[in-house]
Molecule: transfer RNA
Organism: Balneolaceae bacterium
RNA sequence: GCGUUCUUAGCUUAGUGGGUUAAAGCUCCGCUCUCAUAAAGCGGUGAUCCUCGGUCCGAGUCCGAGAGAACGCA
Numbered sequence: 001g002c003g004u005u006c007u008u009a010g011c012u013u014a015g016u017g018g019g020u021u022a023a024a025g026c027u028c029c030g031c032u033c034u035c036a037u038a039a040a041g042c043g044g045u046g047a048u049c050c051u052c053g054g055u056c057c058g059a060g061u062c063c064g065a066g067a068g069a070a071c072g073c074a
Base pairs, nucleotide, nucleotide: 001073002072003071004070005069006068007067010026011025012024013023019057028044029043030042031041032040050066051065052064053063054062
C1' cells in the first nucleotide's frame, strides 16, 4: 500500500429481509431475608447504536467518506 471482517449500556453480546418504546446476562444502586456478611428473591438506573454526510415518509440496519481494531496478501 491492497483486501476481508468488526465498532450497540461500565463489561460481554443479541438485534443487520428498514417500521411502535433498541433487548439480554454480568456489574452497579435500593429493598426483603440475616445478629452480621454472603447466597437467594424482588425492584431500579444505565447506550446520541464510532464520527460526518446521503437515500427514504421512516435508518442501529442501506450507500459514501473518515477514525479505530483484528486477520490475510505484498